[in-house]
A computed fold for a 352-nucleotide part of an RNA from an uncultured bacterium, annotated as small-subunit ribosomal RNA, central domain. The coordinates come from a structure-prediction model, not an experiment, and the mean pLDDT is 88.

Context: one part of a larger RNA
RNA sequence: CUGGGCGUAAAGGGUGCGUAGGCGGACCUUUAAGUCAGAUGUGAAAGCCCCGGGCUCAACCUGGGAACUGCAUUUGAUACUGAAGGUCUAGAGUAUGGUAGAGGAAAGUGGAAUUUCCGGUGUAGCGGUGAAAUGCGUAGAUAUCGGAAGGAACAUCAGUGGCGAAGGCGGCUUUCUGGACCAAUACUGACGUUGAGGCACGAAAGCGUGGGUAGCAAACAGGAUUAGAUACCCUGGUAGUCCACGCCGUAAACGAUGAGAACUAGGUGUUAAGAUUCCUACGGGGAUAGUAGUGCCGAAGCUAACGCGUUAAGUUCUCCGCCUGGGGACUACGGCCGCAAGGCUAAAACUC
Numbered sequence: 001c002u003g004g005g006c007g008u009a010a011a012g013g014g015u016g017c018g019u020a021g022g023c024g025g026a027c028c029u030u031u032a033a034g035u036c037a038g039a040u041g042u043g044a045a046a047g048c049c050c051c052g053g054g055c056u057c058a059a060c061c062u063g064g065g066a067a068c069u070g071c072a073u074u075u076g077a078u079a080c081u082g083a084a085g086g087u088c089u090a091g092a093g094u095a096u097g098g099u100a101g102a103g104g105a106a107a108g109u110g111g112a113a114u115u116u117c118c119g120g121u122g123u124a125g126c127g128g129u130g131a132a133a134u135g136c137g138u139a140g141a142u143a144u145c146g147g148a149a150g151g152a153a154c155a156u157c158a159g160u161g162g163c164g165a166a167g168g169c170g171g172c173u174u175u176c177u178g179g180a181c182c183a184a185u186a187c188u189g190a191c192g193u194u195g196a197g198g199c200a201c202g203a204a205a206g207c208g209u210g211g212g213u214a215g216c217a218a219a220c221a222g223g224a225u226u227a228g229a230u231a232c233c234c235u236g237g238u239a240g241u242c243c244a245c246g247c248c249g250u251a252a253a254c255g256a257u258g259a260g261a262a263c264u265a266g267g268u269g270u271u272a273a274g275a276u277u278c279c280u281a282c283g284g285g286g287a288u289a290g291u292a293g294u295g296c297c298g299a300a301g302c303u304a305a306c307g308c309g310u311u312a313a314g315u316u317c318u319c320c321g322c323c324u325g326g327g328g329a330c331u332a333c334g335g336c337c338g339c340a341a342g343g344c345u346a347a348a349a350c351u352c
Base pairs, nucleotide, nucleotide: 004323005322006321007306008305012320014201015200016199017198021194022193023192025088026087027086028085029084030083031082033081034080035077036076037075038074039073040072041071042070049065050064051063052062053061054060091191092188093187094186095185096184097182098181099180103177104176105175106174107173108172109171110154115149116148117147118146119145120144121143125136126135162169163168206247207246208245209244210243211242215241216240220236221235222234223233258319259318260317261316262315263314266297267296268295269294270293271292272291275288276287277286278285279284301308302307325352326351327350334345335344336343337342
């Protein structure tokens, strides 16, 4: 390079926005760059191939032909692609009217519980475990009642429920703000899709500065267990967990399944909003056809099997990313990034 692949065998980038580039709806006209056809020139000789000839044959030598699939110029063709112009509305978007939602940011606020402190009642235990002990308690604990402080998290509702690009999002109220969906019209007129680089976001842990610290809890200390016990269990307990600002940029960042588009049986649940229609105790309930999500089961088909199956892993198209035996190696070196921890990129020797 030609291939074959990427749910679980190696392989989908953590996610989005978007530059270059790639690909791109319907109709008409023009052009003739790609494309197709003809002509001319050129495509050295030798070699290869075909038909002959010469060495007794062959190798070898030699004559002719073909070929040289190419390039250039030129004359045409115009279906498709491109380019230019015009038109369109089925893609995409905008407006109007509604709807649901833990979507995001900030401020405020509520109750339950844990803990600590103060006060009352009250007395000898409490706590903890498989059993214990360390620990707490006559300086009055545990229990119980009242009060106060402070931090963190929001039971029930709660649901293979909802929202978000992903990470993720859950008490309540207000303000600001992003997206989605539905119905019917009007408008713009291909404005689309993918996306190397790039930019932004990105759980937890970790880092920097300053706060905060109720509970929990790496490290650490003690008590147990044990042959030992740098553990599992228990009593304590500091970073951290929380907030503000700034870094880090990784995860089984998973649906282990990239994005977009079209097509290809159904059945059943659920969420949202409508449409038509029936019943109604006027609260609501049912049916029908369709839309957007989210589950289950399954025709065809696919798959090594498991399974997937209109939310495809089916049938196709476009674009990007990635894989190419195991180990060495999510490594070394170099480069870039980072305060650091480290991250990204990424070999080879050797070995099976």
Rfam family: Bacterial small subunit ribosomal RNA.